[in-house]
């Protein structure tokens, strides 16, 4: 240098053919216990890696970029 494959909540990670952004552990508040933990019920956290474009509408498409990882020379 070429080609892939990744970036999404505090961690791990869905997210389908573009149409309300989730789930599991974690946080936090209750229930419950003589108390604590485990179970249980609620809740709160997201510029969807920057940046431009298409589109009525973008985590999807498409173009730049920057990280992290596999290959090839």
């Nucleotide at each position: 240098g070429c080609c892939g494959g990744g970036a999404u909540a505090g961690c791990u990670c869905a997210g389908c053919u573009g149409g309300u952004a989730g789930a599991g552990c974690g946080g936090c508040g209750g229930u419950a216990u003589c108390g604590u933990a485990a179970a249980c019920c609620g809740u709160a956290g997201g510029u969807c890696a920057g940046g431009g474009g298409u589109u009525c509408g973008a985590a999807u498409c498409c173009c730049c970029u920057u990280c992290c990882u596999g290959g090839c020379u």